[in-house]
RNA sequence: GUCUCAUUUAGAGUGGAGUAGGGACUGGCCCGUUAAUACCACGGCAACCGGCUGAGAAGCGACUCUCAGUGCCCAGGUGCCAAAUCCAGCCUGUGUCAGAGUGUGACACGGGGAAGAUGAGAA
Repeated sequence: GUCUCAUUUAGAGUGGAGUAGGGACUGGCCCGUUAAUACCACGGCAACCGGCUGAGAAGCGACUCUCAGUGCCCAGGUGCCAAAUCCAGCCUGUGUCAGAGUGUGACACGGGGAAGAUGAGAA
């Protein structure tokens, strides 16, 4: 790098050093010389891997699944610590408005996907 599965509206920042960009991509909107992003140190969070309890479901059983305010615990591994993955992007539902001529656009609120991210596993 590829494939599979799960999650993706929760949570958690100070300092150092350093310079002009950064938030994956595109558009929007934000962040940034009151020094951002990235890096380093320390601190923190607890999503997944791990441990535990109760109730329920399927199962002969091992065990699995669901729920319990994010059920509770830990912080070893991975990860994370502006904004929902910052919002949208493709398809689609409802409402309002516009204008026009039967289908389009704008806005608001939804549903499903794509892409990205993270984990667990596989070849």